[in-house]
This record gives sequence, C1' cells and structure tokens, in this order.
RNA sequence: UGGUUAUCAAGAAAGGUGGAGGGAAUAGACCCUAUGAAGCCUUAGCAACCCUUUGUAUCCCUCAAAGAAGGUGCUAAAUUCUAUCACGCCGUUUGUGUGACAGAUAACGA
Repeated sequence: UGGUUAUCAAGAAAGGUGGAGGGAAUAGACCCUAUGAAGCCUUAGCAACCCUUUGUAUCCCUCAAAGAAGGUGCUAAAUUCUAUCACGCCGUUUGUGUGACAGAUAACGA
C1' cells in the first nucleotide's frame, strides 16, 4: 500500500511545550479555538479488538461470565451533518428511512 472480517448515536482529560489553526479529503452548513488550534511529551482515564482466567463442549468452532498485566485504539459534537448511487415511504418541488460507496479502528493474511 491494497485485501478479508468485525465494529463505529455508549464511554473516558489534566499538565507541559507550542503559537494559529482544527473538525480525513473536495464543496456547503455548523461547530471548536489567543479563556490558546494542530503537532509533540508526561501523567491519568475509557473501552475490551487482540489478550488472560473460569464455565459449557472430547477437541475445534461458537457462546457466557469475570478481568485488565501486555499489544493497539480512543478520551467535543453520530464517522459533527449533508452530498454520489440503489431501494422504500411520503409526496409533483421537497422531506425521510435503509443499504452501498467513502472514512476510522482492530484482527488476520498478501
């Protein structure tokens, strides 16, 4: 880098440094930000993907409960919302729901 599978309306922030942007990309909306953005560092926390223990099971797969040492991840707002495609509902415009696409994270494999 691209592939497969799963999840994505829950949850969880302080300090230092830094000094103007940030919320993935394009456009629009909206929002955060000198009462200090991004980035980096430290500490703390959340969650439970990998993981650990126990139970069920001959084993595998699967499932349930508990846990948090370790590997990741995350700690404003639904993945902030909308857009493009398909289908449905309502409706002449429009609105709305679901899915796909896109994105993020994990595990696996190339």
Description: This is a predicted structure of a 110-nucleotide RNA (SAM riboswitch aptamer (S box leader)) from Maribacter sp. The model forms 97% of the base pairs in the Rfam consensus. The prediction has a mean pLDDT of 80. Lineage of the source: Bacteria > Pseudomonadati > Flavobacteriia > Flavobacteriales > Maribacter.